[in-house]
Molecule: Lysine riboswitch aptamer
Organism: bovine gut metagenome
């Protein structure tokens, strides 16, 4: 240098159920008041449907959900397991052009890890995710020492194992 082997634990991910919350909340139907506008994520265009057989709005009455997210459990696929930013290309959201958002991949980058804990975002949310910071703890190597214990450091493109090759 190759190639292989395995570990760090409240370890990471993926599928399927069942529960709670989502919410007595959205839609939808009825009645009152209003009276002409409203929907198709956004902005311009355009274009298509509803609307005086009642558009929108505000309040009542009765009915009345689901998706995302989450926790259990049981399969599972691992140890850059995975998550992230950014750039590039795809798909969809009535066309077009920007914008957001999802979806799928590629390339670069960062983060060993899990916990707590503040900020900021997403979310119905005091669940929980995610990005930063700080904090102690763990795992790993290398250095030191008062040496089986601790101190300081650095990173996973490491680290141990075994083989081969110079």
């Nucleotide at each position: 240098c190759g190639a292989u082997u395995g570990a760090g634990g409240c370890g990471c991910g993926g599928u399927a159920a069942a529960u709670a919350u989502c919410a007595g909340u959205a839609a939808g139907g009825c009645u009152u008041a209003u009276g002409a506008a409203g929907u198709c994520u956004u902005c311009a265009g355009g274009g298509a449907c509803u609307u005086g057989u009642g558009a929108u709005u505000a309040a009542g009455c009765a009915c009345g959900a689901a998706a995302g997210g989450a926790u259990u459990u049981a399969c599972u696929g691992c140890c850059g397991a995975a998550g992230u930013g950014c750039u590039c290309a795809u798909a969809a959201a009535c066309c077009u052009g920007g914008a957001u958002u999802u979806u799928u991949g590629a390339g670069u980058g960062c983060u060993g890890g899990g916990u707590g804990u503040a900020u900021u975002g997403c979310a119905a949310a005091u669940a929980g995710c995610a990005a930063u910071g700080c904090a102690a703890c763990u795992g790993u190597c290398a250095u030191c020492a008062u040496u089986a214990u601790g101190a300081u450091g650095g990173a996973g493109u490491g680290c141990u194992u075994u083989c081969g090759u110079a």